Two RNAs folded together computationally: RNase P RNA and transfer RNA, 442 nucleotides in total. Its mean pLDDT, the model's own confidence on a scale to 100, is 79. It holds a member of the Rfam family "Bacterial RNase P class A". It is annotated as a ribozyme. Its family is annotated with tRNA processing, dimeric ribonuclease P complex and ribonuclease P activity in the Gene Ontology.

[in-house]
RNA sequence: GCAGCCAGCCGGGCGGCCGCGGCCCCUCAUGGGGCUGAGGAAGGUCCGGGCUCCGCAGGGCAGGGUGCUGGGUAACCCCCAGGCCGGGCGACCGGUGGAAAGUGCAACAGAAAGCAGACCGCCGGAUCGGACGCCUUCCAAGGCGAGAUCCGGUAAGGGUGAAACGGUGCGGUAAGAGCGCACCAGCGCCGGAGGUAACUCCGGCGGCUCGGCAAACCCCACCCGGAGCAAGACCGAGCAGGGGACAUGGAGUGGCCCGCUUCAACCGCCCCGGGUAGGUCGCUAGAGGCCGGCGGUAACGCCGGUCCCAGAUGGAUGGCCGCCCCUCCUUCGGGAGGACAGAACCCGGCCUAUAGGCUGACUGCGGCA
RNA sequence: GGGGGUGUAGCUCAGUUGGCAGAGCGCUACGUUCGCAAUGUAGAGGCCAGGGGUUCAAUUCCCCUCACCUCCA
Numbered sequence: 001g002c003a004g005c006c007a008g009c010c011g012g013g014c015g016g017c018c019g020c021g022g023c024c025c026c027u028c029a030u031g032g033g034g035c036u037g038a039g040g041a042a043g044g045u046c047c048g049g050g051c052u053c054c055g056c057a058g059g060g061c062a063g064g065g066u067g068c069u070g071g072g073u074a075a076c077c078c079c080c081a082g083g084c085c086g087g088g089c090g091a092c093c094g095g096u097g098g099a100a101a102g103u104g105c106a107a108c109a110g111a112a113a114g115c116a117g118a119c120c121g122c123c124g125g126a127u128c129g130g131a132c133g134c135c136u137u138c139c140a141a142g143g144c145g146a147g148a149u150c151c152g153g154u155a156a157g158g159g160u161g162a163a164a165c166g167g168u169g170c171g172g173u174a175a176g177a178g179c180g181c182a183c184c185a186g187c188g189c190c191g192g193a194g195g196u197a198a199c200u201c202c203g204g205c206g207g208c209u210c211g212g213c214a215a216a217c218c219c220c221a222c223c224c225g226g227a228g229c230a231a232g233a234c235c236g237a238g239c240a241g242g243g244g245a246c247a248u249g250g251a252g253u254g255g256c257c258c259g260c261u262u263c264a265a266c267c268g269c270c271c272c273g274g275g276u277a278g279g280u281c282g283c284u285a286g287a288g289g290c291c292g293g294c295g296g297u298a299a300c301g302c303c304g305g306u307c308c309c310a311g312a313u314g315g316a317u318g319g320c321c322g323c324c325c326c327u328c329c330u331u332c333g334g335g336a337g338g339a340c341a342g343a344a345c346c347c348g349g350c351c352u353a354u355a356g357g358c359u360g361a362c363u364g365c366g367g368c369a
Numbered sequence: 370g371g372g373g374g375u376g377u378a379g380c381u382c383a384g385u386u387g388g389c390a391g392a393g394c395g396c397u398a399c400g401u402u403c404g405c406a407a408u409g410u411a412g413a414g415g416c417c418a419g420g421g422g423u424u425c426a427a428u429u430c431c432c433c434u435c436a437c438c439u440c441c442a
Stems, first nucleotide, its partner, number of pairs: 001365004006360005012324007020037007039340001043351002046349005051228004063224005068082005083096005097219002102217002104213002119158002121154008132145005166184006185209001187206008232281004242272003246268001248264006288307008325338005370441007379394004388425001396412005418434005
């Protein structure tokens, strides 16, 4: 210098004018002043937690989730460190319980697809004789080879498939075969060493060999009550309806009135409680940000200091101008543009979108000294 | 703001221990008719919303994205 890989960060800056939301102050009021006002994803709502209401003695079943090991955390389908396998020359990246507990699946092709199997081929035996080749031969006849049928052996070779029950060599055999042996690969068992563990290394023995799918059912280990701020709490009209008292009317008691009992509901008037409209709270100071120190490989934790940083409810966060920065176009005077995207109870993650740019560590190749 | 569901031919919908993509209506051609409708025969039309993963193999199982429907004051 070129190519690459990983991690972290920024994501236009400064000033002025006008406008909008929130809080505070002054003013009787109109109004005026001060402070403050989007993000790394505010997004998808995919996980986890706080908070609220409902349910609940405890345990189990069912259902759901997670899944190598150790650690972090309030918790996690998250993060950190490590193990093993695969890919890459490498920095690095991707994957990750159990398939010799059981049940099940594997279309098509192929001989055979899960206690394997025999189509072609190879080998042995029996039978056949019309035609074929060779030999003996004057002919007849005979023999051998090849062929056909049947019985049996075989898994080396061919071919099918995503996948076919170890590889190479020597021996062995009628032909073959872990059938035997040597080396190698893989699996299991035993012993020893290292590591908290996953796992690794070393030695010995064994049968030779026993694949895939669990994002199929399942097994094992661990975890999980349900709903969600439109949760939920409080205040509470008008109208309608409910309950009660008074008044009114009827009936009973009674000769009559008052009184008492009971019924009625049209109207009147008062009280009570529930709900609605509406309002208030929940609502933003928090597992909080920044700086420093200490512990830890790290994720993270502890201690000290310092700061306050949106809270709307038809829902504010916008527009214009000047200078600078970056990109594109240019007739060089200038012009156009600045990614993805807009909070709604809060927080920790994951995932998705994102023009352009910065910083740091590392790898490969080439050049120069 | 929060919860649930759907997406397959032009339209309406089926499609399960994962291996074939289907039905009705519609469309095209031919027959029938003087002509049309109805009817008969034959045929075309799909990357199963999009992308990635698991698997030998995905409409189907898992994850992400998009569009639409519906419920809760």